[in-house]
RNA sequence: GCAACGAUGGUCCAGAGGUAUGAUUUUCGCCUGCCACGCGGAAGACCCGGGUUCGAUUCCCGGUCGUUGCA
Numbered sequence: 001g002c003a004a005c006g007a008u009g010g011u012c013c014a015g016a017g018g019u020a021u022g023a024u025u026u027u028c029g030c031c032u033g034c035c036a037c038g039c040g041g042a043a044g045a046c047c048c049g050g051g052u053u054c055g056a057u058u059c060c061c062g063g064u065c066g067u068u069g070c071a
Base pairs, nucleotide, nucleotide: 001070002069003068004067005066006065007064010024011023012022018054025043026042027041028040029039030038047063048062049061050060051059
């Protein structure tokens, strides 16, 4: 330099056109004589810019960063 893949809560991930899933975390409550475990509630996210579309996390283009391959 070229190509492929990826970027989603603090962390790990699912989702591939109709405002996002689960785990973990934090917090509140229940349980317990107390703690832990367990149960229930809540908080917390689509890398950036543009395009297409009634509507984009999703499709397209560019950028940034990361991984891998080739040179």